[in-house]
Context: one part of a larger RNA
RNA sequence: UGCAUGUGGUGGAUGCCUUGGCGAUUACAGGCGAUGAAGGACGUAGUGGCCUGCGAUAAGCUGCGGUUAGGUGGCAAACAACCUUUGACCCGCAGAUUUCCGAAUGGGGAAACCCACCCGCAAGGGUAUCGUCACCCGAAUCCAUAGGGUGACGAGGCGAACGCAGCGAACUGAAACAUCUAAGUAGCUGCAGGAACAGAAAUCAACCGAGAUUCCGAGAGUAGUGGCGAGCGAAAUCGGAACAGCCUGUGCGUGAUAACCAAUUCGUUAGUGGAACGGCCUGGAAAGGCCGGCCAUAGAGGGUGACAGCCCCUUACGCGAAAACCGAUUGGUGGUACUGAGCGCACGACAAGUAGGGCGGGACACGUGUAAUCCUGUCUGAACAUGGGGGGACCAUCCUCCAAGGCUAAAUACUCGUAAUCGACCGAUAGUGAACCAGUACUGUGAAGGAAAGGCGAAAAGAACCCCGGGAGGGGAGUGAAAUAGAUCCUGAAACCGCAUGCAU
Numbered sequence: 001u002g003c004a005u006g007u008g009g010u011g012g013a014u015g016c017c018u019u020g021g022c023g024a025u026u027a028c029a030g031g032c033g034a035u036g037a038a039g040g041a042c043g044u045a046g047u048g049g050c051c052u053g054c055g056a057u058a059a060g061c062u063g064c065g066g067u068u069a070g071g072u073g074g075c076a077a078a079c080a081a082c083c084u085u086u087g088a089c090c091c092g093c094a095g096a097u098u099u100c101c102g103a104a105u106g107g108g109g110a111a112a113c114c115c116a117c118c119c120g121c122a123a124g125g126g127u128a129u130c131g132u133c134a135c136c137c138g139a140a141u142c143c144a145u146a147g148g149g150u151g152a153c154g155a156g157g158c159g160a161a162c163g164c165a166g167c168g169a170a171c172u173g174a175a176a177c178a179u180c181u182a183a184g185u186a187g188c189u190g191c192a193g194g195a196a197c198a199g200a201a202a203u204c205a206a207c208c209g210a211g212a213u214u215c216c217g218a219g220a221g222u223a224g225u226g227g228c229g230a231g232c233g234a235a236a237u238c239g240g241a242a243c244a245g246c247c248u249g250u251g252c253g254u255g256a257u258a259a260c261c262a263a264u265u266c267g268u269u270a271g272u273g274g275a276a277c278g279g280c281c282u283g284g285a286a287a288g289g290c291c292g293g294c295c296a297u298a299g300a301g302g303g304u305g306a307c308a309g310c311c312c313c314u315u316a317c318g319c320g321a322a323a324a325c326c327g328a329u330u331g332g333u334g335g336u337a338c339u340g341a342g343c344g345c346a347c348g349a350c351a352a353g354u355a356g357g358g359c360g361g362g363a364c365a366c367g368u369g370u371a372a373u374c375c376u377g378u379c380u381g382a383a384c385a386u387g388g389g390g391g392g393a394c395c396a397u398c399c400u401c402c403a404a405g406g407c408u409a410a411a412u413a414c415u416c417g418u419a420a421u422c423g424a425c426c427g428a429u430a431g432u433g434a435a436c437c438a439g440u441a442c443u444g445u446g447a448a449g450g451a452a453a454g455g456c457g458a459a460a461a462g463a464a465c466c467c468c469g470g471g472a473g474g475g476g477a478g479u480g481a482a483a484u485a486g487a488u489c490c491u492g493a494a495a496c497c498g499c500a501u502g503c504a505u
């Protein structure tokens, strides 16, 4: 030095586990904000820090209700001081307080800071901008207008996706590339709602008829469109889901809706009742084994020192609200003053720079094509129900509808979130980036990028005391079923490094 055996170290694979994720289903909710949001800064406990909570009334204050014998949040003990059956702590509802920044709104500003004015004894309140309405003042310039001021009301900002609208790519595909495609996608912007949009035919159809819109299945990858390439791609009709229709100006009449209040009742926001087991054996421990019982509208699930229907929490099935919210039903109130709405009658109105046309674009499955239809930048420009639009160039016949005003639930889309349930989903290099104080540490001027890191034990019983040592660490002793479970502590693979023995050199 090599090989072998044994025994260790190092290391953290593997197995087992799960506080966390992922994906669904159902129901709810679908907003918060000048009554100052979302998000933060700084404070706040008897004792330093972080998290959580809260706001100078600061881990809290008040009322009402529930529940209960303990409590003063977590890491996280300890000491101190207290509270509590005269009901603390905890849970729910309602209220009070709620510094400073932030739309941030008195002015400024390098966010959490600086500096003001007015009213008021003080406490406190007011003072941004824009819009609408009302009133006042009021130029050049007589009337006026512009403009200014005051008051009232509203808006502003945030938020995951879904929606509508405006603007609108490129990579890519076409095996190159320009029309085309990707795609009206991504992205940007505006605005809204719990959904939005659309919507009661100037629609389709075909000589038969249907009867608003939306969504799904078929029709159908059909008819078409297309450097007829790549590709794009309908409609009628049928079957379903869901169904709902309406409004307008004036006058007259009728009537009692919305609103508000009360009662009853359903539900939500705390809760509550809730069946049935013992012995022996093994073991550290019984829920295991054996023996004998019981409950079940409950043998879902979780926990308990190993695997529990009957030990605990639950579960099936019942019950329950002072307060707040929501839905429904019933009853009532105010004046016939106003506003809005309903019904009946009479009269009236029924949409013009519009429809259409020329030129240029765009949308329609449809790329200018035979190109109808829809929108319009520009130039033009009708008719008036004895009228007008459409039926895929156009004309006639015929059929059908009535534009140039408006409203409209449901079926449909989505999930930041709340509750419950589930999974031939993951199980710590997986599953979220994040099971752990993670969008943290750290990197970057910045936009931004972005980790690693889980497991003693049933219970800390977390090793008193003694010895070596400056300590670290170790040896005894003790705890424990186990300490090669001793605190980066379950299991403890491999690489790698020792020690002992044997053999070989």
Base pairs, nucleotide, nucleotide: 001504002503003502004501005500006499007498008497009496015490016455017454020426021425022423023422024421025420026419027418028417029415030414031158032157039101040100041099042055043054044053046079047078049075050074051073061095062094063093064092065091066090070083071082072081106115107114108113116127117126118125119124129155130154131153132152133151134150135149136148137147162193163191164190165189166188167187173180177227203210204209214241215240216239217238218237224232225231245407246406247405249347250346251345252344253343254342259333260332261331262330263329264328265327267325268324269323271319272318273317277292278291279290280289281288293310294309295299301313302312303311356380357379358378359377360376361375362374363373366392387402388401389400390399391398442449443448462489465476466475467474468473